[in-house]
RNA sequence: GGGGGCAUAUUUCAACGGUAGAAUUCUGGUCUCCAAAACCAGCGAUCAAGGUUCAAGUCCUUGUGCCCCCG
Numbered sequence: 001g002g003g004g005g006c007a008u009a010u011u012u013c014a015a016c017g018g019u020a021g022a023a024u025u026c027u028g029g030u031c032u033c034c035a036a037a038a039c040c041a042g043c044g045a046u047c048a049a050g051g052u053u054c055a056a057g058u059c060c061u062u063g064u065g066c067c068c069c070c071g
Base pairs, nucleotide, nucleotide: 001070002069003068004067005066006065007064011023012022013021018054026042027041028040029039030038047063048062049061050060051059
C1' cells in the first nucleotide's frame, strides 16, 4: 500500500428493514439471627458523520479504533 471481518448495557452475546432483548454487574425488596445462595423488581446501550427508505442496529458512503490475510 491492497483486501476482509468486527464495533449494541459495566462485561459477554442476541436482534427477517417494522416495540433493541438475554445473561452478568449495580440498586431495592423477599428469605435469614447475620451474610451468602435462591427468588422478585428496577436502572442501564446501537463507534462517529452523512445518504437511501414511510421506517435503519440492520442497506450504501466516508472516517475512527481493534483483529486477520496479501504484498

Background
Predicted 3D model of a 71-nucleotide RNA (transfer RNA) from Candidatus Ryanbacteria bacterium RIFCSPHIGHO2_02_FULL_45_17b. The source organism's lineage runs through Bacteria, Bacteria candidate phyla and Candidatus Ryaniibacteriota. The coordinates come from a structure-prediction model, not an experiment, and the mean pLDDT is 86. The RNAcentral record of the sequence draws on ENA.